[in-house]
RNA sequence: GCAGCAAAAGGCAAACCCAUCGUGAGGUGGGGGCGCAAAGCCACGGGGCCCUCUCGAGGGUCAGCCGGGCUACCUGCU
Repeated sequence: GCAGCAAAAGGCAAACCCAUCGUGAGGUGGGGGCGCAAAGCCACGGGGCCCUCUCGAGGGUCAGCCGGGCUACCUGCU
């Protein structure tokens, strides 16, 4: 630098349930485990969703929708 078939050390945690915060999308904590080789981080581009509106727009939310950026464990090859 490239790759993720297999293995291992480990990691994360969808739906659903409980608590809690939020008008809401959704967040956080606990249980749970569908999956994930960046399912780690960043709303930069596209997109989904929510709220408000003078319908022009404005403000949010999602990183487990796609792209992009940054960082990184293990294994293999070089």
Predicted 3D model of a 78-nucleotide RNA (c-di-GMP-I-GGC riboswitch aptamer) from an Actinomycetota bacterium.
The organism belongs to Actinomycetota, within Bacteria.
The model forms 91% of the base pairs in the Rfam consensus.